[in-house]
RNA sequence: UCUCUGGAGAAUCCCAUGAAAUGGGUGCCGAAGGUGAAAGGAAACUGCAGUUUCCGAAUCUCUCAGGCAAAAGGACAGUGA
Numbered sequence: 001u002c003u004c005u006g007g008a009g010a011a012u013c014c015c016a017u018g019a020a021a022u023g024g025g026u027g028c029c030g031a032a033g034g035u036g037a038a039a040g041g042a043a044a045c046u047g048c049a050g051u052u053u054c055c056g057a058a059u060c061u062c063u064c065a066g067g068c069a070a071a072a073g074g075a076c077a078g079u080g081a
Base pairs, nucleotide, nucleotide: 001081002080004078005077006076011026013025014024015023016022027068028067029066033064034062036060040055041054042053043052044051045050
């Protein structure tokens, strides 16, 4: 990386328009991807005052993206190659 299996959360909300899709509105979710980050620790530089970098760090945080019946997707875990 690929195959197979398991895999959570949140309106089957309202309107266009009867369903899906699409667009708009309101409310909500975090487990594709992405943003941010403490105590503490380590290293380097150094004018010994400090400065910089790294770890901490993701299932936390934000909700940009994505999602809120089923299907699909899905972090992660396991089987096999």

The RNA shown here (Glycine riboswitch aptamer) has 81 nucleotides and comes from uncultured Blautia sp.
NCBI's taxonomy places the organism under Bacteria, Clostridia, Lachnospirales, Lachnospiraceae, Blautia.
The prediction has a mean pLDDT of 80.
Rfam family: Glycine riboswitch aptamer. Rfam describes the family as follows. This family represents the bacterial glycine riboswitch. The family is grouped with related families in Rfam's "Glycine riboswitch clan".